[in-house]
c-di-GMP-I riboswitch aptamer from Mesobacillus maritimus, 86 nucleotides, folded computationally.
The prediction has a mean pLDDT of 79.
RNA sequence: GUUUUUAAAAGGCAAAAUCACUGAAAGGUGAUGACGCAAAGCUAUAGGGGCCUCCGCACGACCUGCAAGGCUAGCCAGUUGCCAUC
Numbered sequence: 001g002u003u004u005u006u007a008a009a010a011g012g013c014a015a016a017a018u019c020a021c022u023g024a025a026a027g028g029u030g031a032u033g034a035c036g037c038a039a040a041g042c043u044a045u046a047g048g049g050g051c052c053u054c055c056g057c058a059c060g061a062c063c064u065g066c067a068a069g070g071c072u073a074g075c076c077a078g079u080u081g082c083c084a085u086c
Stems, first nucleotide, its partner, number of pairs: 012037002017032006035074001041079003047076002049072005056066003
């Protein structure tokens, strides 16, 4: 330095729900909270998937669809990486 495995210590993150703020929505932020997580760190102009629809287009309108845009890293993925032991 690399690979694999398994206990421990020190810690870390924080689902649902509730409240407040924010957004058209999905969602985000903060507090409470802990379902879980060894990458639940980072990346949404490398990619697939999922979610939303203010404005625009199609229709006389609604519904619906499309485009464009937004969100999701706790869906996959990519990438970086801590401690101890073997």